[in-house]
The RNA shown here (Bacterial large signal recognition particle RNA) has 265 nucleotides and comes from a Planctomycetota bacterium. A source record names the gene ffs. Lineage of the source: Bacteria > Pseudomonadati > Planctomycetota. RNAcentral holds the sequence, with entries from ENA. Its mean pLDDT, the model's own confidence on a scale to 100, is 76. Its Rfam family is "Bacterial large signal recognition particle RNA". It is annotated as a non-coding RNA gene. From the family's description: The signal recognition particle (SRP) is a universally conserved ribonucleoprotein involved in the co-translational targeting of proteins to membranes.

RNA sequence: CCGUGCUAGACGGGGAGCUAGCGGUGCCCUGUACCUGAAAUCCGCGUAUGCAGGGUCGAAUUCCCCGCCGAGGUCUUUCAUCUGUGCAACCGCCCCGAGCAAGCGGUGUUGAAGGCUGGGUCCUUUGCAAUAGAAGGUUGUGAACCUGGUCAGAUCCUGACGGAAGCAGCCAUAAGCAAUUUCUUUUAUGUGCCGAAGGGGUGCCUGGCUGGAGCUUGCGGCUCGAAGGUAGGACGCGGGUGGAGGAUCGACGUGGGGUGCACGG
Numbered sequence: 001c002c003g004u005g006c007u008a009g010a011c012g013g014g015g016a017g018c019u020a021g022c023g024g025u026g027c028c029c030u031g032u033a034c035c036u037g038a039a040a041u042c043c044g045c046g047u048a049u050g051c052a053g054g055g056u057c058g059a060a061u062u063c064c065c066c067g068c069c070g071a072g073g074u075c076u077u078u079c080a081u082c083u084g085u086g087c088a089a090c091c092g093c094c095c096c097g098a099g100c101a102a103g104c105g106g107u108g109u110u111g112a113a114g115g116c117u118g119g120g121u122c123c124u125u126u127g128c129a130a131u132a133g134a135a136g137g138u139u140g141u142g143a144a145c146c147u148g149g150u151c152a153g154a155u156c157c158u159g160a161c162g163g164a165a166g167c168a169g170c171c172a173u174a175a176g177c178a179a180u181u182u183c184u185u186u187u188a189u190g191u192g193c194c195g196a197a198g199g200g201g202u203g204c205c206u207g208g209c210u211g212g213a214g215c216u217u218g219c220g221g222c223u224c225g226a227a228g229g230u231a232g233g234a235c236g237c238g239g240g241u242g243g244a245g246g247a248u249c250g251a252c253g254u255g256g257g258g259u260g261c262a263c264g265g
Stems, first nucleotide, its partner, number of pairs: 001265006009057003012030004021045004034054004063258006072249015090233002092230003096225005103219002105216003114210008122199006128192002130189007137180005147172004155164003
């Protein structure tokens, strides 16, 4: 150096995630590189070989190591943008109040603001009227007998004269019953605001005198101020996308280096 037969090993890899940790099934990226079985509320493990069974290749274009490139993934910083949510402390907006100048409007010499003064509204007491009720009064009715008057008839006493009691009827009445608001007394009130006295005086209304030209947050402009509402801006937290960085892992590809045993020639 060549040939034959073996062994190590190869027959995809990587990322995130899961796991105390390693590998796998599942997801994702690359890529085409055996077959069968199980594997996520999981399967197999102990320093990292996937497990169980079978097959092909087999010391090199296929294995191992070191670099380069770099798909892609993960974490992180920052910027931009979109979005979810919270917050009424900030800004804005709605609502409310006040002030300023004095714009609009209104009002004012048929007299503004202001000042003095009287009264009403308000409270208490009271009177009057009304309404509702009660009592009385008035009218009517009203007692077989136990109310009155008169007492027909009838009865009783008397020698007579005369007298007595007294039913019905009639008249008048008691108790009772009915009517009336025409009359009197009395009770009551969310009736009336009619009167009187006292009180009160923030607000409103009104009258008189004075005064002699303004008054007016009704609208609008500006300013200020609380309470409440509104999530538009701002702010806080979270999520998505994109850009610029940093870190980390890293397939495919590529460069270089290394590499077992036995026999025979």